[in-house]
């Protein structure tokens, strides 16, 4: 120096052009003499950054950082 992957709430992940979502966790309520456990609600994101392309990008393009991983 060069290929090829990742990138999305606090964790660990899905969403391949049309409202961003489940688990776990967190707060609050209920239920208990309390705890757990189990129900309901409910906060938490500029989808790595910037740019193009589209009537519309997390998602298609480019280009840059990060980590990982190969080759030299």
């Nucleotide at each position: 120096g060069g290929g090829c992957g990742u990138u999305u709430g606090g964790c660990a992940c899905a969403g391949u052009g049309g409202u961003a979502g489940c688990g776990c966790g967190u707060a609050u309520g209920c239920u208990u003499u309390g705890c757990a456990u189990g129900c309901a609600u409910a906060a938490g994101g500029u989808c790595g950054u910037g740019g193009g392309c589209u009537c519309g990008a997390a998602u298609c393009c480019c280009a840059c950082a990060a980590c990982g991983u190969c080759c030299a």